[in-house]
This is a predicted structure of a 356-nucleotide part of an RNA (large-subunit ribosomal RNA, domain IV) from a marine metagenome. RNAcentral holds the full RNA, with entries from SILVA.
Context: one part of a larger RNA
RNA sequence: AUCAUGUUAAGGAACUCUGCAAAUUGACUCCGUAACUUCGGAAGAAGGAGUGCCUGCAGUGGUGAAGGGACUUGCUCCCCGAGCUUCAGCAGGCCGCAGUGACCAGGCCCAGCCGACUGUUUAGCAAAAACACAGCACUCUGCUAAAUCGCAAGAUGAUGUAUAGGGUGUGACGCCUGCCCGGUGCCGGAAGGUUAAGGGGAGGAGUUAGGUCUUCGGACCAAAGCUCCAAACUGAAGCCCCGGUAAACGGCGGCCGUAACUAUAACGGUCCUAAGGUAGCGAAAUUCCUUGUCGGGUAAGUUCCGACCUGCACGAAUGGCGUAACGAUCUGGGCGCUGUCUCAAUGUGAUUCUCA
Repeated sequence: AUCAUGUUAAGGAACUCUGCAAAUUGACUCCGUAACUUCGGAAGAAGGAGUGCCUGCAGUGGUGAAGGGACUUGCUCCCCGAGCUUCAGCAGGCCGCAGUGACCAGGCCCAGCCGACUGUUUAGCAAAAACACAGCACUCUGCUAAAUCGCAAGAUGAUGUAUAGGGUGUGACGCCUGCCCGGUGCCGGAAGGUUAAGGGGAGGAGUUAGGUCUUCGGACCAAAGCUCCAAACUGAAGCCCCGGUAAACGGCGGCCGUAACUAUAACGGUCCUAAGGUAGCGAAAUUCCUUGUCGGGUAAGUUCCGACCUGCACGAAUGGCGUAACGAUCUGGGCGCUGUCUCAAUGUGAUUCUCA
């Protein structure tokens, strides 16, 4: 010097991103215990008191000696109840600094955000506000179910049967969940348009028996057959089309004017849209400007709490707003307590180092 572990005057968070770490508290018995609340809780709330040993007293539970009584004479029954012992109590006394005498053994309170809760998770930097969850909703599925695995056989679903099973979203509970179906998706519809293979075969082409012409080299025409191309017409779903559907994917405006101070605009005009954001909340885990403004807390507060609303860019199951209980979560404040600090000191153990 480092590591580990003790102690410390006065102060007591002034330390620091943060009371990180440490300290405080701690057992049992009794007293006492608020807001709020889903009436269960909150709660060990908080906050207090006692605790050892000896003697005595009066109880309490257990055991039940000796003695007595009864007869049915028995390993009988009944009465009294000594002694020992259990538990809690009362009174008096004794000792120490200290009596749960060592060890073991909650610090507490107030307020807010998020998530209801117990659970689950990144084996090896993240335990959370993430996942799950009961509950809620939509949707598919009538049984050889839907869905899933497999080429198939087959299997799961399920030895289940719509109070069942699959998928998706939301996430206890309370109060609620507004408007938009124009786009995309899904469901329904079938009149019309479009539309494949196939059917169909008008028409055309190749080939050449034959025919015509010939300068005999060949040229032209061309039936049947075979082969090829192929129009009209016919032809399903789908798409176009017509409707429905948002706890389907999603979306939810702008400008101008107006009241007898000013300001503001209940009101009016206009443009656009499928419809223009309702309730509730709001500088928020969301607010850029921003340390917004006001109030509270502090001597002093970019954080925090309560309001305001000018919501850059909240908003209703990608749920909205509340909410008791819960949380090794996060944020702010307070009491207690402390070497975190003012500001260091010292002890013990270990290591390093120096000398022998």